This is a predicted structure of a 160-nucleotide RNA (Lysine riboswitch aptamer) from Terrisporobacter glycolicus. NCBI's taxonomy places the organism under Bacteria, Bacillati, Clostridia, Peptostreptococcales, Terrisporobacter. RNAcentral holds the sequence, with entries from MGnify. The coordinates come from a structure-prediction model, not an experiment, and the mean pLDDT is 78.
[in-house]
């Protein structure tokens, strides 16, 4: 440094469905007030905006199961930078999203419980802690597969 492989409730992306989101947004009609409204126009006493009932009724975005289909830093998730999207009619981009790049920073793998942030959420996700379980590789005892104690993916193992 190539090449091949191993960890397991083991990872990801796509497709299907299912719940959520939600009887919510929004629309339309009644009724109330009665000048404002809006990032900036539109709008609006021919009653706007709000607020109440009825009435019809989404979607994105996050989840899960099942299937391929790539794969074992798989990936994730902080941060920078850059593009793109973003006010449901318009312009513009505020928050927020999304992608990609970085010999950058953090995590070996999942699980479980607590607290914090995200989040519509009791679902997820990250991040602290703690608890068992499991890879590896080293040491120890014990003897031939257990036990314990450290260690961690820039690792391990075989192989050239």
């Nucleotide at each position: 440094g190539g090449u091949a492989g191993a960890g397991g409730c083991g990872c990801a992306a796509u497709a299907u469905u299912u719940a959520u989101a939600a009887g919510u947004a929004u629309u339309a009609a009644u009724a109330a007030u009665g000048a404002g409204g809006u990032a900036g126009c539109a709008c609006g006493a021919u009653g706007a905006c709000u607020u109440a009932u009825u009435a019809a009724a989404a979607a994105a975005g996050g989840a899960a199961a099942u299937a391929u289909u790539g794969c074992c830093g798989a990936a994730g998730u902080g941060u920078a930078u850059a593009a793109c999207u973003g006010a449901g009619g318009c312009u513009u981009u505020a928050a927020g999203g999304u992608u990609a790049u970085a010999u950058c920073g953090c995590u070996g793998g999942g699980u479980g419980u607590a607290u914090a942030u995200a989040a519509a959420a009791u679902a997820u996700a990250u991040a602290u802690a703690c608890a068992a379980c499991u890879g590896u590789c080293a040491c120890u005892a014990a003897u031939u597969u257990u036990a314990g104690u450290g260690u961690u993916g820039a690792g391990c193992u075989a192989u050239c």